[in-house]
């Protein structure tokens, strides 16, 4: 300079174009416990930004950012 892949919750990962976008860890209250850990209920958190095409878009496309590999 070119090509291809990623970018969803602190963090790690899900999710035929259609259901309130979901788990696990972490975090908060609560119950248990002398107290703590673990365990059991229950809560709060997310679609990198802009367009677009769709009756419907985290999903397809387009630029743009940010991270990665590969080629020159």
């Nucleotide at each position: 300079g070119c090509u291809c892949u990623c970018a969803u919750a602190g963090u790690u990962c899900a999710a035929c174009g259609g259901a309130u976008a979901g788990a696990a860890u972490a975090c908060g209250g609560c119950c248990c416990u002398c107290c703590g850990a673990a365990g059991g209920c229950c809560g709060a958190g997310a679609c990198a930004g802009a367009g677009g095409u769709u009756c419907a878009a985290u999903u397809c496309c387009u630029c743009u950012u940010g991270a990665g590999a590969g080629c020159a």

A computed fold for a 72-nucleotide RNA from Candidatus Paceibacter sp., annotated as transfer RNA.
The sequence is in RNAcentral, with records from ENA.
The same sequence occurs in records of 2 taxa.
NCBI's taxonomy places the organism under Bacteria, Minisyncoccia, Minisyncoccales, Candidatus Paceibacteraceae, Candidatus Paceibacter.
Rfam family: tRNA.